Predicted 3D model of a 350-nucleotide part of an RNA (small-subunit ribosomal RNA, central domain) from an uncultured Chloroflexota bacterium. The RNAcentral record of the full RNA draws on ENA and SILVA. The coordinates come from a structure-prediction model, not an experiment, and the mean pLDDT is 88.

[in-house]
Context: one part of a larger RNA
């Protein structure tokens, strides 16, 4: 390279936006770049194929014919691709009317609980464990009542419920703001799909500066356990966890399943619409669209399983894999304050 693959065997970038590139609905007319056919030129010799010949044969070799692909010139065709032209509405989008939502940002507010502080009652224990001890407590603890301070998180509702591209999002209210769905079918008229590089977002931990610190809690100290205990258990406890502004850019960032589109039996739930039946209003039923689950036919699959939310049958484009270890490493480049990240070998070995 021709291939074969990527849920779990090696393999889908964590996710998006998107330039170049690749690919692209439907009809008309014309062009002729690609394409197809004819003619013609070039295509050295050798080589290759076929035929005939020369060395006793063969290899080798002489002669003749042919072929291969490529390119040039010219004539023609017009289905397909392309570019041109004029259209279309199904793809895509806009407008209109409805709708749901922990989607995002900021501000304000609330109640329960823990802790601490002040006061009252009250007295000897409390706490903790498998059992204990360290700890706290006669300077009055634990318990209980009242008042106050402060920080963090929002019970019930809560649901294989909802929203978001992913990370993720859960008290209430207000303001600002993104996306989505349905209905009818007014408008634009292919405006689309994918996307190397690029750019942006990106849990937790970590870093810088400044705040904050109730609870929890790496490190650390102590008590136990144990042969030892650097742990598991217990008592404390600092970074951190929280906020603001930056950095980091990684996760089993998982559905371990790239994005978009088309097609292919059914059944049962559930969320949000719409239309119809039904009702006093509901409930309920039927149809349909968009999500989200379970089971299952065909098919697929090594099996497990997947099965209209495909891992089925196809198309377009991107990413990635190519035996195990060495090695999510070294060196170099780029990025970072650092920690480190990213790209990524070889020797050697089985």
């Nucleotide at each position: 390279c021709u291939g074969g693959g990527c849920g779990u065997a090696a393999a889908g970038c964590g996710c998006g936006u998107g330039c170049a590139g690749g690919c692209g609905g439907u009809u008309u007319u014309g062009u002729a770049a690609g394409u197809u056919g004819g003619a013609u030129g070039u295509a050295a010799a050798a080589g290759c194929u076929c035929c005939c010949g020369g060395c006793u044969u063969a290899a080798c070799u002489g002669g003749g014919a042919g072929a291969u692909g490529a390119c040039g010139u010219u004539c023609a065709a017009a289905a397909c691709u392309a570019g041109a032209u004029a259209g279309c509405u199904u793809g895509a989008g806009u407008a209109u009317g409805a709708g749901a939502g922990a989607g995002g940002a900021a501000a304000a507010u609330g109640g329960a609980a823990u802790u601490c502080c002040g006061g009252g009652u009250g007295u000897a224990g409390u706490g903790g464990u498998g059992a204990a001890a360290u700890g706290c407590g006669u300077a009055g603890a634990u318990a209980u009542c009242c008042g106050g301070a402060g920080g963090a998180a929002c019970a019930c509702c809560a649901g294989u419920g909802g929203c978001g591209a992913a990370g993720g999002c859960g008290a209430u209210u207000u303001u600002c703001u993104g996306g989505c769905u349905c209905a009818a079918g007014a408008c634009u008229g292919a405006c689309g799909c994918u996307c190397a590089g690029a750019c942006g977002c990106g849990a937790a931990a970590g870093c810088u500066a400044g705040g904050g610190u109730a609870g929890c809690a790496a490190a650390c100290g102590g008590g136990a356990u144990u042969a030892g205990a650097g742990a598991c258990c217990c008592c404390g406890g600092u970074a951190g966890u929280c906020c603001u502004a930056g950095c980091u850019g990684u996760a089993a960032a998982c559905g371990a399943u790239g994005u978009a589109g088309a097609c292919u039996a059914g059944g049962c739930g559930u969320u949000g619409g719409u239309g119809g039946a039904g009702u006093a209003a509901a409930a309920u039923c039927c149809a349909u669209c968009a999500g989200u689950g379970c089971c299952g036919c065909a098919g697929c699959a090594a099996a497990c399983g997947c099965g209209a939310u495909a891992a089925g049958u196809c198309u377009a484009c991107c990413g990635c894999c190519u035996g195990g270890g060495g090695a999510c490493u070294a060196c170099g480049g780029c990025c970072g304050c650092a920690a480190g990240g990213u790209u990524a070998a070889a020797a050697c070995u089985c």